A computed fold for a 73-nucleotide RNA from candidate division WWE3 bacterium RIFCSPHIGHO2_01_FULL_42_13, annotated as transfer RNA.
The coordinates come from a structure-prediction model, not an experiment, and the mean pLDDT is 83.
Lineage of the source: Bacteria > Bacteria candidate phyla > candidate division WWE3.
The sequence was found in a public genome assembly.
Its Rfam family is "tRNA". Rfam links the family to the GO term triplet codon-amino acid adaptor activity.

């Protein structure tokens, strides 16, 4: 420089024909326990990387950008 693939909760990841977004871990609280841990309930966190487009409606479809991967040059 150029082809592919990813960005979404604090961390790893879901999210199919476009309808206002989850799960496990973790983190708060309350129950158990002498006490921790374990489990159980409850709850608290998100401009879905950025700027436009398309369209009543965009995490989704489209174009540009910026980040990281990985491949040719």
């Nucleotide at each position: 420089g150029g082809g592919c693939c990813g960005u979404u909760a604090g961390c790893u990841c879901a999210g199919u024909u476009g309808g206002u977004a989850g799960a496990g871990c973790g983190c708060u609280a309350c129950a158990u326990u002498c006490g921790c841990a374990u489990u159980g309930u409850a709850g608290a966190g998100g401009u879905c990387g950025u700027g436009g487009g398309u369209u009543c409606g965009a995490u989704u479809c489209c174009c540009a950008c910026a980040c990281g991967g990985u491949c040719c040059a």